The RNA shown here (transfer RNA) has 71 nucleotides and comes from Candidatus Woesebacteria bacterium GW2011_GWB1_39_10. The sequence was found in a public genome assembly. Its Rfam family is "tRNA". From the family's description: Transfer RNA (tRNA) molecules are approximately 80 nucleotides in length. Its mean pLDDT, the model's own confidence on a scale to 100, is 83.

RNA sequence: AGGCUCGUGAUGAAAUGGUAUCAUAGCGGUCUCCAAAACCGCUCUUUCAGGUUCGAAUCCUGACGGGCCUG
Numbered sequence: 001a002g003g004c005u006c007g008u009g010a011u012g013a014a015a016u017g018g019u020a021u022c023a024u025a026g027c028g029g030u031c032u033c034c035a036a037a038a039c040c041g042c043u044c045u046u047u048c049a050g051g052u053u054c055g056a057a058u059c060c061u062g063a064c065g066g067g068c069c070u071g
Base pairs, nucleotide, nucleotide: 001070002069003068004067005066006065007064010024011023012022013021018054026042027041028040029039030038047063048062049061050060051059
């Protein structure tokens, strides 16, 4: 320099254009002599800027960042 791929709560991941979901973690509660475990509930998320669309995490363009390959 060129090519490919990824970017979603604190962490790991789903969601093929129509209410952003699950697990762990955190917080509160039930249980217990106390704790752990278990169970119930709550909080927090789409890298950024444009575009397309009635509607974008999703499609398009650019930027930024991570990884891989080629030279």